[in-house]
RNA sequence: GCUGUUGUAGCUCAGUCGGUAGAGCAUCGCAUUCGUAAUGCGAGGGUCGGAGGUUCGAAUCCUCUCAACAGCACCA
Numbered sequence: 001g002c003u004g005u006u007g008u009a010g011c012u013c014a015g016u017c018g019g020u021a022g023a024g025c026a027u028c029g030c031a032u033u034c035g036u037a038a039u040g041c042g043a044g045g046g047u048c049g050g051a052g053g054u055u056c057g058a059a060u061c062c063u064c065u066c067a068a069c070a071g072c073a074c075c076a
Stems, first nucleotide, its partner, number of pairs: 001072007010025004019056001027043005049065005
C1' cells in the first nucleotide's frame, strides 16, 4: 500500500425485511433483613466511531474517513 472483519449504555454483547434503540452485569433508589449479602421491584445512563449522501423515514443502504485486528504485497 491492497483486501476483509469489528466499532451500539460504565463493561460484555443482541438488534430479523429500513419503521418508537435493547438485554445481562455494574450504578442509584425502594422493599425484604436485627444488620450485611443474596433476592424482588423500580430508576438513571445512547452523537449507534466521525462526516456526507439516498429515502417520507437510516444502527441498518451508498461514498469518504478514523481506530483495532487478520490476511496479502512491498522492503532499494
The RNA shown here (transfer RNA) has 76 nucleotides and comes from a Pseudomonadota bacterium. The source organism's lineage runs through Bacteria, Pseudomonadati and Pseudomonadota. It matches the Rfam family "tRNA".